[in-house]
RNA sequence: UGGGCUAGUAGCUCAGUCGGUUAGAGCACUGCUCUGAUAAGGCAGGGGUCGAUAGUUCAACUCUAUCCUGGCCCAA
Numbered sequence: 001u002g003g004g005c006u007a008g009u010a011g012c013u014c015a016g017u018c019g020g021u022u023a024g025a026g027c028a029c030u031g032c033u034c035u036g037a038u039a040a041g042g043c044a045g046g047g048g049u050c051g052a053u054a055g056u057u058c059a060a061c062u063c064u065a066u067c068c069u070g071g072c073c074c075a076a
Base pairs, nucleotide, nucleotide: 001075002074003073004072005071006070007069008068011027012026013025014024020058029045030044031043032042033041051067052066053065054064055063
C1' cells in the first nucleotide's frame, strides 16, 4: 500500500434482527426515603439523533452502497 473478516446502541459493560406498533437491562449519576451518621436497601427521575452520509421501503438499530474508527487475517 492492496484485499478480506469482525465490531461500533446511554458515562461504562451489553441485550435487542426472518424489517413492524413508545429503543431496553445492569452498574454509574440526580432527588427522596431509611440511619445518630455512612454503606447497603426501597421509591422516583434524568441521560440515546442506534459511528456518519445516502439509498430501498408504507415502515430501517435491523437491508444495500460509500466513508470514518478499533481489532484480526492474507498478500506485497
Transfer RNA from a Spirochaetia bacterium, 76 nucleotides, folded computationally. It matches the Rfam family "tRNA". About the family: Transfer RNA (tRNA) molecules are approximately 80 nucleotides in length. The RNAcentral record of the sequence draws on ENA. The organism belongs to Spirochaetia, within Bacteria. Its mean pLDDT, the model's own confidence on a scale to 100, is 81.